[in-house]
RNA sequence: UUAUUUGAGAGUUUGAUCCUGGCUCAGGACGAACGCUGGCGGCGUGCCUAAUACAUGCAAGUGGAACGCUUUUACUUGGUACUUGUACCGAUUAAAAGAGUCGCGAACGGGUGAGUAACGCGUGGGGAAUCUGCCUAGGAGCGGGGGACAACAUCUGGAAACGGGUGCUAAUACCGCAUAAAAGCAUUAGAGACAUCUCUGAUGUUUGAAAGGAACAACUGUUUCACUCCUAGAUGAUCCCGCGUUGUAUUAGCUAGUUGGUGGGGUAAAGGCCUACCAAGGCGAUGAUACAUAGCCGACCUGAGAGGGUGAUCGGCCACAUUGGGACUGAGACACGGCCCAAACUCCUACGGGAGGCAGCAGUAGGGAAUCUUCGGCAAUGGACGAAAGUCUGACCGAGCAACGCCGCGUGAGUGAAGAAGGUUUUCGGAUCGUAAAACUCUGUUGUUGUUAAAGAACGUGUGUGAGAGUGGAAAAUUCACACAGUGACGGUAAACAACCAGAAAGGGACGGCUAACUACGUGCCAGCAGCCGCGGUAAUACGUAGGUCCCGAGCGUUGUCCGGAUUUAUUGGGCGUAAAGCGAGCGCAGGUGGUUUAAUAAGUCUGAUGUAAAAGGCUACUGCUCAACAGUAGUAUGCAUUGGAAACUGUUAGACUUGAGUGCAGGAGAGGAGAGUGGAAUUCCAUGUGUAGCGGUGAAAUGCGUAGAUAUAUGGAGGAACACCGGAGGCGAAAGCGGCUCUCUGGCCUGUAACUGACACUGAGGCUCGAAAGCGUGGGGAGCAAACAGGAUUAGAUACCCUGGUAGUCCACGCCGUAAACGAUGAGUGCUAGAUGUGGGGAUCUAUAAGAUUUCCGUAUCGCAGCUAACGCAAUAAGCACUCCGCCUGGGGAGUACGACCGCAAGGUUGAAACUCAAAGGAAUUGACGGGGGCCCGCACAAGCGGUGGAGCAUGUGGUUUAAUUCGAAGCAACGCGAAGAACCUUACCAGGUCUUGACAUACUGAUGCAAUUCUUAGAGAUAAGAAGUUCCUUCGGGACAUCGGAUACAGGUGGUGCAUGGUUGUCGUCAGCUCGUGUCGUGAGAUGUUGGGUUAAGUCCCGCAACGAGCGCAACCCCUAUUGUUAGUUGCCAUCAUUAAGUUGGGCACUCUAACGAGACUGCCGGUGAUAAACCGGAGGAAGGUGGGGAUGACGUCAAAUCAUCAUGCCCCUUAUGACCUGGGCUACACACGUGCUACAAUGGUUGGUACAACGAGUCGCAACACAGCAAUGUGAAGCUAAUCUCUUAAAACCAAUCUCAGUUCGGAUUGUAGGCUGCAACUCGCCUACAUGAAGUCGGAAUCGCUAGUAAUCGCGGAUCAGCACGCCGCGGUGAAUACGUUCCCGGGCCUUGUACACACCGCCCGUCACACCAUGGGAGUUGGGAGUACCCGAAGUUGGUUGCCUAACCGUAAGGAGGGCGCUACCUAAGGUAAGACCGAUGACUGGGGUGAAGUCGUAACAAGGUAGCCGUAUCGGAAGGUGCGGCUGGAUCACCUCCUUU
Repeated sequence: UUAUUUGAGAGUUUGAUCCUGGCUCAGGACGAACGCUGGCGGCGUGCCUAAUACAUGCAAGUGGAACGCUUUUACUUGGUACUUGUACCGAUUAAAAGAGUCGCGAACGGGUGAGUAACGCGUGGGGAAUCUGCCUAGGAGCGGGGGACAACAUCUGGAAACGGGUGCUAAUACCGCAUAAAAGCAUUAGAGACAUCUCUGAUGUUUGAAAGGAACAACUGUUUCACUCCUAGAUGAUCCCGCGUUGUAUUAGCUAGUUGGUGGGGUAAAGGCCUACCAAGGCGAUGAUACAUAGCCGACCUGAGAGGGUGAUCGGCCACAUUGGGACUGAGACACGGCCCAAACUCCUACGGGAGGCAGCAGUAGGGAAUCUUCGGCAAUGGACGAAAGUCUGACCGAGCAACGCCGCGUGAGUGAAGAAGGUUUUCGGAUCGUAAAACUCUGUUGUUGUUAAAGAACGUGUGUGAGAGUGGAAAAUUCACACAGUGACGGUAAACAACCAGAAAGGGACGGCUAACUACGUGCCAGCAGCCGCGGUAAUACGUAGGUCCCGAGCGUUGUCCGGAUUUAUUGGGCGUAAAGCGAGCGCAGGUGGUUUAAUAAGUCUGAUGUAAAAGGCUACUGCUCAACAGUAGUAUGCAUUGGAAACUGUUAGACUUGAGUGCAGGAGAGGAGAGUGGAAUUCCAUGUGUAGCGGUGAAAUGCGUAGAUAUAUGGAGGAACACCGGAGGCGAAAGCGGCUCUCUGGCCUGUAACUGACACUGAGGCUCGAAAGCGUGGGGAGCAAACAGGAUUAGAUACCCUGGUAGUCCACGCCGUAAACGAUGAGUGCUAGAUGUGGGGAUCUAUAAGAUUUCCGUAUCGCAGCUAACGCAAUAAGCACUCCGCCUGGGGAGUACGACCGCAAGGUUGAAACUCAAAGGAAUUGACGGGGGCCCGCACAAGCGGUGGAGCAUGUGGUUUAAUUCGAAGCAACGCGAAGAACCUUACCAGGUCUUGACAUACUGAUGCAAUUCUUAGAGAUAAGAAGUUCCUUCGGGACAUCGGAUACAGGUGGUGCAUGGUUGUCGUCAGCUCGUGUCGUGAGAUGUUGGGUUAAGUCCCGCAACGAGCGCAACCCCUAUUGUUAGUUGCCAUCAUUAAGUUGGGCACUCUAACGAGACUGCCGGUGAUAAACCGGAGGAAGGUGGGGAUGACGUCAAAUCAUCAUGCCCCUUAUGACCUGGGCUACACACGUGCUACAAUGGUUGGUACAACGAGUCGCAACACAGCAAUGUGAAGCUAAUCUCUUAAAACCAAUCUCAGUUCGGAUUGUAGGCUGCAACUCGCCUACAUGAAGUCGGAAUCGCUAGUAAUCGCGGAUCAGCACGCCGCGGUGAAUACGUUCCCGGGCCUUGUACACACCGCCCGUCACACCAUGGGAGUUGGGAGUACCCGAAGUUGGUUGCCUAACCGUAAGGAGGGCGCUACCUAAGGUAAGACCGAUGACUGGGGUGAAGUCGUAACAAGGUAGCCGUAUCGGAAGGUGCGGCUGGAUCACCUCCUUU
């Protein structure tokens, strides 16, 4: 020089998408706490709450080398007594102990963070305005006196604490004196600076001490330690200044010692620090004052950084020591372990009075989620005292407790498949735990035991030696060096070595997504989970348990807090058209920003150096503990200050310029504003005339007006308000806004010119002004309109929409209000960036001189490129690219609300929260669905027709009711003659009763029998029970097969539940024309395109066009029947020709009919027209058939949790002597009623009787049955034929031909009932069908409403079949006869396509608003009640400093004395803590009642909004109403639809 380091996202709004935006998560950290668990070591850390109260012990003493005294001991010595070694007394010396005097210390160290928003702290400066004990260096000195007081003794008070009196005494205690200048002061001289000052010299004056201690010596000396003065240093302290240092403006004004001056006082020192006087200042939107909160910093956490948060441990500063006040002592305190006073509290007391302060270390109680031992030692480091030894030291060093944190180690390693046992699971095969275990081999970290065993120790001191210095000489002491001696709480600790055993050592959380990791069982919207989204209603990877898995690991989770993610406050680094967000508009002070040029300067800016930025911490490098944590050494600085330099840019100063801005001059347009005057049309009213019965109004009406003459019409008059046409997305204005015409006054703008000024400019917080409508006040005015109100309608109601009236108001003058969707939802200004086309007002140029062209400036509008945007869109009038200034936003709701303040007459406006609650709210666009939106089209959808249903009787199904049971299912269309193609028993599932329990049915085992079936007898309702008869097949003769019975267990069985667990099947939209894909293209994306458009079609059918090109499932076609025909084949079919018969009967034939196999035919192929020369349509020809010929089968992607667990299958659940099985009887057939579907009718287009004609599809041996006979008949008896183109069912009926009935409850109609029969069947009572005779209901064509049908159709007529013993008006088929109508798409219903709106997406059966009722939650008001801190005024006033003061006392000094100086006590003055009183302001708690708000559950009333939401909605305002809300006035489009106009685009 640097180098290094350096940024991750996810979930959640939607059907899906993009965006905005919040919420949540993943990370890190912690003085933490809690839950589960817990082997070891190292290093750290440990009351965050009650600055709450504290028992007990300790935390500050020391010095005998300052002093006296007391006691004890020892040695020496003297004396006395004698017991001759004891006692007592005295002295010297030494030692110990005790209190006292005195010195130093106690102001350090240690604790805490209450207070403090401050020069408190941090940082950088200043002190010429200062002090500093001990320490260091230097200089000078250390003389001579005096008087006391403790201790002590004695007396005495008191319970104690503590004293009092008298007396004695020492000092390094106390007091004078001497000694001094280099110190202080004064005067003076000189020098140097300067705002006050500094230095030097002279003179005068003032100020000090311990003759002390120790050692040696013996001279009264020296040394040393003290002591005194001075100078300087060091250290520490104090004062001042610049800058920085939380929130609230819903705190805007504060301040009287306040700001300054002079004099004085005070202090170590500057200063209103204090005082007297004078002046009236000082601070404040750059936030004073007030309130709330808070010790500040180095640093710590986080972060890429910028930042944000924090202020534990360690370090610096400050403040405090129970609360408040005060001083004393001292170098230093207004003093944590000192004093005085006041207060609260605690303790002792003899009640008189006293004592105390753990926020020192331990510890206790309390509080709390929560934080340790009443430990060891002064060995080390440091401190106090001392000459020293040493003493003291809860500072400190150590140990203890606690996973509280960080770091390290371990709980074993290798081999080991029978993949053991066991667990879990399973599709029963297996899979997994799992090499995991066992087993074998090994190791010994840790552990246990033992042995050895550090470093931390350096001193100091003593002794010895040496040196220096010292001395008159020697010596001691002192200084230095060396040697020796000696000192360890931790602790027998770290460490080393040895022995022993895999032995003693693993848990926590998670497993739906985010987020790594899945299964089983239990539970069943319960229990529970949840960080967000969310999970749980019987198959839960989401709850609980288990197995497995994942993550971390002596820890793991949870909770709390902080940063991050969050670019979610955006300086780095966001926004404001529609998502939150441009003030309604302007003027303008302050402020911010500012054109061109020259020079100067150097404030900003850039750059170099210096000082500082304490240490610790962080980072980098190296090093030491075995590693790491931890520790050591070295390096490293973004700040501030000082100083040197640069001069481009910004600033400042001076000068100049003209392009910004303004002025002048010449023109121009205009609903710009104010005032005055004036005009016509229209409405209404009044008067008069004409005139007569209505007018008016509506969807339809009514109220209303009118015969007292309306409306209509004519004339005249009155009055008020508004100004048709012109008139135009034209003009003007800052916006609001401005529209007949004329006059007066007046503002702004545009064009041209370039004469003048010379940056004079832009923006603009506060401030001021203007400001639609509604509303308010006063006074006018009042025609029309019209809130409120009244009446009439509508309606379930109608406080509305509609109608008739109608008052405020609308108008004018003056004064308020100050808000609107005050909108371009777009702040103002400046510059730049393609065009095109209109339009308004000017100018210039040109020419073909005219509705001319080109060009330029200003305005206004549409389209459009680049660019921007989430998209929509904007696009020279920007939402583009930039700059300047202002305003505003930060999830939804609560709420533009509450409280406070300001404004207002009021209404109200401006400013503007919180608690609580939700995980969204929102913007744009997309696909659907929907619309009482639009366009196009289709369908027996309507219309046009025909016939029905709904009325009657009956049949049948359903509901309901009933019942022992009336089994179950189906429920708008798309359940209801449906499942059921047929309930007397059976069926049958239901009910009653009687029975069975391995079972009625299946498989397997075992025993017995040889059967079983069948027949018979008895009992019984029967099931059943007992008895009798009956006695299989094969065989290698062992047995086997098969069957029955008995036994036991697995199991059987279930029409029990769930169709919302399912498969399969089916219905429906709908035989509607749709539904999709690949590639490409467009779009950030969801998606779009294709599939839209123009035509056309039955059709997404086809053609054309087109950023699409192709393809698939659907449509159509292919299949079946039918209509024509050919070929082939002719029996049971047919018969033209020939023959024959009663007869296609027979021969014959296969032409025809027919049968049934294969073909042909029809394709808009041909012609004409229309159309775009296309597709196609219209018409025509030909043809049996013509435009899909007719009919059927065929049902796209999907919708309806549609239907079915009772066809069947099936998961799960449930029952198992019963929810299974059997039997008898009953029920499914009930019957006040309601509905659906049918049949038969009501009659003459008919009934009855007679005659007569013509089908097709089918069925038949447990059958169809000809034919004959009997019967009125149902039917019976006998019986041919037929397994069917052969026989039978089988006479078709309507029709037609006759006759009769003659409009009636009938010769219509046939219900009902009676009698007698028939048939089927074990059985016909409940409960079958048929026949005959008799009976003869209702019903005379059906209200509202509603169904089917477009041609061989409707209508009508009969026939057949399935089911079936019997039972058909139902169902499925068949043929006969055989219509009417369709102008057309306005309307109803359903559907398709395009488009539009949407707040819907469970998709309009959607969504959603408000009152009321209930429960809970937070909050506002509230008569008040209560508490708190701060302030003001006054009262009282402790201790104390200072001042005053002879009332009292008084050792040292002076004086002979009296006395004085000085001092003390007392008294007193000022100040003042606590306390008291008073009135307010502020803040908190609480409060009967009350206001709205939020949340909840399936409540009540309506239906306001979303579609044209059914009266378009919304904004402001006024008014009314249960409520949403309605109405008036003005405004907006963020309104659909249609028409018109204007403009644009394409051709």
Predicted 3D model of a 1547-nucleotide RNA (small-subunit ribosomal RNA) from Lactococcus nasutitermitis. The sequence is in RNAcentral, with records from ENA and SILVA. Its Rfam family is "Bacterial small subunit ribosomal RNA". Its family is annotated with structural constituent of ribosome and ribosome in the Gene Ontology. The organism belongs to Lactococcus, within Bacteria.